Predicted 3D model of a 475-nucleotide part of an RNA (small-subunit ribosomal RNA, 3' major domain) from an uncultured bacterium. Its Rfam family is "Bacterial small subunit ribosomal RNA". Rfam links the family to the GO terms ribosome and structural constituent of ribosome. The full RNA is in RNAcentral, with records from ENA and SILVA.
Context: one part of a larger RNA
């Protein structure tokens, strides 16, 4: 200089406190350890691995097994011979890969041959998701969106350095004032970007409907006031009053205003730490395989199951379950799609095809809610596991191992022990709704709106972390 202390000082941050839901117990998903197999492919391991790579394993994916094949090879470029093809259709063997046989099919020419493709052959070679993340690139991830890390040139020190940066104030902020042997800068902060809350101005379909007419319906003529849309601007700056403060910065109230001191939110992540992760995104250097550690197939696993952790979704009921009626989104997909109306089905679905490359049509029913009815405290009309028949749908195929319906079946479970975990406002809680993956499958992941609390006295403690400061036998 740093680093660390169950030294000190100030100061933060759902850190604790104060509250609300939760997890640890149950069932059931899902991921991981473990065991176990012919394999359960590999990685990921405290925060910061375990609903993680995987935005979705039946087959493929797939790298694992086990069995059948091939060996210049599934894929690239080169040479020589052959051949017109390649793809396609059919039959036949076969579990297929494949191998045999039929069928009809290239293009350009100066007719020398040239293109492309195919089938043999010879080797240079191809491939490796073999290994090494502690050999690396490029990515990421944590500290942490925390206030810090640094130069330059002066100046002090013999020198490692120190100064600046440290102090007095102040901020969310090395933010900004003041002072100082320093002045200045540079990365960070912070503005600038883009949603969102007001409000004008332009625009007026496919959106809206005030006024006039019309209809069953914004459904037509009409109309751009209005709601909304999307593009451009304004708006918020401590501007402006008071107080406080050192005639500072800056705090505290307060007027106005849709919004008030960063308005909420996203993107943005500084030197740098952890030999952090990744050689299975890719790229790579070495090493290693080369009739195999490569490739092709077909069948299984990756989906076991005595257990044990994590992350979850359903309860456990009366602020409720059923049941009739009724009401209000936003945001987003649709062409090898989205699929309306009207039929057929208790239903899952079928069937039909309007209409839409969509502010126009279609998913699509938003639920919770509000308004009646019914159940009374039960293992129950609570739960909904299990299994049992019948179905339905996607796919070449649902047995290992999909997803959905109907009927019966109705298990655990009466609020969960030491522990623990999220959140400080349109948050927690709690409803539903879309997307991506995706034939097909979502309790997970990424939006999207509804209905909405409670508490925060404080900062002594626990954790993390900034800044000075003191000790050290540590670098």
């Nucleotide at each position: 200089u740093g680093a660390c202390g169950g030294g000190g000082g100030c100061c933060c941050g759902c850190a604790c406190a104060a509250g609300c839901g939760g997890u640890g117990g149950a069932g059931c998903a899902u991921g991981u350890g473990g065991u176990u197999u012919a394999a359960u492919u590999c990685g990921a391991c405290g925060c910061a691995a375990c609903g993680c790579g995987u935005a979705g394993a039946a087959c493929c994916u797939u790298a694992c097994c086990a069995g059948g094949g091939c060996u210049u090879g599934a894929c690239a470029u080169c040479c020589c011979u052959c051949u017109g093809a390649c793809g396609g259709g059919c039959a036949u063997a076969g579990a297929g890969a494949u191998a045999u046989g039929c069928c009809a099919u290239c293009c350009c020419u100066u007719c020398g041959g040239g293109g492309c493709a195919g089938a043999g052959g010879a080797g240079a070679c191809a491939g490796g998701u073999g290994g090494u993340g502690c050999a690396u690139g490029g990515u990421u991830g944590u500290c942490g969106u925390c206030a810090g890390c640094u130069c330059g040139u002066g100046u002090c020190g013999u020198g490692a350095g120190a100064u600046g940066u440290u102090g007095g104030g102040u901020u969310a902020a090395g933010u900004c004032c003041c002072g100082c042997a320093a002045c200045g800068a540079g990365c960070g902060c912070a503005a600038c970007c883009c949603c969102u809350a007001c409000g004008a101005u332009u625009g007026g379909u496919u959106g809206c409907c005030a006024u006039c007419a019309u209809u069953a319906a914004g459904u037509u003529g009409g109309g751009c006031a209005c709601u909304u849309u999307a593009a451009u601007c304004g708006g918020a700056c401590u501007g402006c009053c008071g107080g406080u403060g050192a005639g500072a910065a800056a705090c505290c109230g307060g007027a106005g205003g849709a919004a008030g001191g960063u308005g909420g939110g996203g993107a943005u992540g500084a030197c740098g730490u952890c030999a952090a992760a990744u050689c299975a995104u890719c790229a790579u250097g070495c090493c290693c395989c080369u009739u195999a550690u490569g490739u092709c197939c077909u069948g299984g696993g990756c989906u076991a199951c005595a257990c044990a952790c994590g992350u979850g979704c359903u309860a456990c009921a009366a602020u409720g379950g059923c049941u009739g009626g009724u009401a209000c989104a936003g945001a987003g997909g649709g062409a090898a799609g989205c699929g309306a109306a009207g039929g057929a089905g208790c239903g899952a679905u079928c069937u039909g095809g309007a209409g839409c490359g969509g502010a126009u049509c279609c998913c699509a029913a938003a639920a919770a809610g509000c308004c009646g009815g019914u159940c009374a405290u039960a293992g129950u009309u609570c739960g909904a596991a299990u299994c049992g028949c019948a179905g339905g749908c996607u796919g070449c195929a649902a047995c290992u191992c999909g997803c959905c319906u109907g009927c019966g079946u109705g298990a655990a479970g009466c609020a969960g022990g030491a522990a623990u975990c999220g959140c400080u406002a349109g948050u927690a809680a709690u409803c539903a709704c879309g997307g991506g993956u995706c034939a097909g499958c979502a309790u997970a992941c990424c939006g999207u709106g509804g209905u909405g609390a409670a508490u925060a006295c404080g900062u002594u403690c626990c954790c993390g972390g900034g800044c000075c400061u003191u000790g050290u036998a540590c670098a």